[in-house]
RNA sequence: GCCUCGGUAGCUCAAUUGGAUAGAGCAUCGGACUUCGAAUCCGACGGUUACAGGUUCGAUUCCUGUCCGGGGCACCA
Repeated sequence: GCCUCGGUAGCUCAAUUGGAUAGAGCAUCGGACUUCGAAUCCGACGGUUACAGGUUCGAUUCCUGUCCGGGGCACCA
C1' cells in the first nucleotide's frame, strides 16, 4: 500500500435485514431484607450508535470519505 471484519451506556453484547421513544446483563447509586455484611429482590442513573457528508418521508442499518482496532496479502536495502 491492497483486501476483509469490526467501532452502539463505564464493560460485554442486542436491535427481527430501513419504521415510531436504541434495549439487556454486569458495574455504579438508592431502597427492601439482615444484628452487620454477603447473597437475593425492587428501583434509578447512564447514549453525538467512532467522525463528517450523502440517499430516503424515515438511517444503528444503505452509499462515500476520514480516524481507530483485529485478520490476511504484498513490498522491504